[in-house]
């Protein structure tokens, strides 16, 4: 001076007018009014009702160990793999020796095993050479061995090297893998080093599946008051070893009708609602997420549903994007500026 | 607000890991047949919503976004 990586902030500023919406005040007036994602509804939890949510199945979710937490599939520190020179970043990361599938084409075989070129060993037979009844080289055929090498496939039955042998094989050995057995270290995942065993046998669980752990069910249009209204009607169907609540199904538990479809009336207003696992500071404990502890502060709550409009000034011309019961994440869109802490690399002292 | 489903040629749709550069019917185009146009007949155009993973291989299985539709008050 260049390239990067990781954590964190802020989201045009100010200023008058003139509105919306809460709250508060006799009033006049005063004070506060969208986000980091408020979005996607992808996970968890609080709150409501349904039995103070019981018991087994089935379903679905998670999936490498520990911690943290109200809870999670988040976060957090290890552990293993993989990619980068590095900071660091990424990983649906249990189980394939418990079954069962499935693996198209091509290929001998796709997984009980087997052999297509090849490679070697023996019989026989034909040919050409040498020749003492034999030997030698080539060629077919038969009957075996072998899985060095070739092909084929995404993917072939443990790799590399010696020895070995007819040829060739973990057949034997070393090294590296792999699986058992106690040891050492750790809470553990797992890592060390030792011994032993020639290997105990492809891949796919986002295929069924086991195995361990966790989930009842709906969801503020839950839920409760009040008020309004009247045709509390009709029609069909089911049914007391029934039906319903019980929104997968049994048992249980409550209660005694239920479904479907026409028909009417009413869509008014409170509440739930916004003080919360809430924010900031401090300073303790923890590597850390996070925990208790002081102090302080009150930060939108609408319901056709507000947070806006217009003018000046400036600047580097302003992105995604608008609450609806409320929090923890995580996904996903986002001009772009500022701080901190680190890696590489040139170049200079 | 919630709570589900769905997405394949221009329109219905088949498809459920490999027989798939994805089949079928209507419409589109082209040639034949008719004087011409319709019917017929014989070819052809033409689609997996986008991304991103699992596999050897994905329209089909998973995430993620985008886009569409559906239902869901009280009385009785």
């Nucleotide at each position: 001076g260049g390239a990067g990586c990781c954590g964190g902030u802020c989201a045009g500023a100010c200023a008058a007018c003139c509105g919306c919406u809460g709250c508060u005040u006799g009033a006049c007036g005063g004070c506060a009014g969208a986000g980091g994602a408020a979005a996607g509804u992808c996970c968890g939890g609080g709150c409501u009702c349904c039995a103070c949510a019981g018991g087994g199945u089935a379903g679905a979710g998670u999936g490498c160990c520990a911690g943290u937490u109200a809870a999670c599939g988040u976060c957090u520190g290890g552990g293993c793999g993989g990619c980068g020179c590095g900071a660091g970043c990424c990983g649906a990361c249990g189980g394939a020796a418990a079954g069962u599938g499935c693996c198209a084409c091509a290929g001998a075989a796709a997984a009980u095993a087997u052999a297509c070129c090849g490679c070697c060993c023996g019989a026989g037979a034909a040919u050409g050479g040498g020749a003492u009844u034999c030997c030698c080289a080539c060629u077919c055929u038969c009957a075996g061995g072998u899985a060095a090498g070739g092909g084929u496939g995404a993917a072939a039955u443990g790799g590399u090297g010696c020895g070995g042998u007819a040829a060739g094989a973990g057949c034997g050995c070393a090294c590296c893998g792999c699986g058992c057995u106690g040891c050492c270290g750790g809470c553990a995942a797992c890592g060390g080093a030792a011994g032993u065993g020639g290997c105990a046998g492809g891949g796919u669980a986002a295929a069924c599946c086991c195995c361990a752990c966790u989930c009842g069910g709906a969801g503020c249009a839950a839920g409760g008051c009040c008020a309004a209204a009247u045709a509390g009607g009709g029609a069909c169907c089911c049914a007391a070893u029934g039906g319903u609540g019980c929104g997968a199904c049994c048992c249980g538990c409550a209660c005694c009708g239920g479904g479907u479809c026409c028909g009417g009336g009413u869509a008014g207003g409170c509440u739930g609602c916004u003080u919360g696992a809430g924010g900031c500071g401090c300073a303790u404990g923890g590597u850390g997420a996070c925990a208790g502890g002081c102090g302080u502060c009150c930060c939108a709550g609408a319901u056709g549903a507000a947070u806006g409009g217009u003018u000046g000034u400036c600047c580097g011309c302003g992105a995604c994007a608008g609450a609806a019961c409320c929090c923890g994440g995580c996904u996903u869109a986002u001009c772009g500026a500022c701080c901190g802490g680190c890696u590489c690399c040139c170049a200079c002292u | 607000g919630c709570u589900c489903c769905c997405a394949u040629c221009g329109u219905c749709u088949a498809g459920u890991g490999g027989u798939c550069c994805a089949g079928g019917a209507c419409a589109c185009c082209g040639g034949c047949c008719u004087c011409u146009c319709a019917c017929g007949u014989c070819g052809g155009u033409a689609a997996c919503a986008g991304g991103g993973g699992u596999u050897c291989g994905a329209a089909c299985c998973c995430c993620c976004u985008u886009g569409g539709g559906a239902g869901c008050g009280c009385c009785a």